Molecule: c-di-GMP-I riboswitch aptamer
Organism: Planctomycetota bacterium
RNA sequence: GAGCGACAAGGGCAAACCCGCGGCAACGUGGGGACGCAAAGCCACAGGGCCCACGGGGAAACCCGGGGGCAGCCUAGCUGCCGAA
Numbered sequence: 001g002a003g004c005g006a007c008a009a010g011g012g013c014a015a016a017c018c019c020g021c022g023g024c025a026a027c028g029u030g031g032g033g034a035c036g037c038a039a040a041g042c043c044a045c046a047g048g049g050c051c052c053a054c055g056g057g058g059a060a061a062c063c064c065g066g067g068g069g070c071a072g073c074c075u076a077g078c079u080g081c082c083g084a085a
Stems, first nucleotide, its partner, number of pairs: 004083002012037002017032006035072001041078002046075003049070004054065004
């Protein structure tokens, strides 16, 4: 340095749910709360996936369009703490 990840050390983040605020919604955000996480740090104009509202098509399932959301769905990319085997 690369790879790997322990009942290690010191720390970190925080699902569901509840409350406040924002948003038509998905959802975001602050507080409480911990299911989990070694990148649960960043990236949504890298690719795929899922979700929402609107418009169009359709008997319906669903499809199309241009928007929006999710990084705690996966892959890729960028950055980073620790060090047993």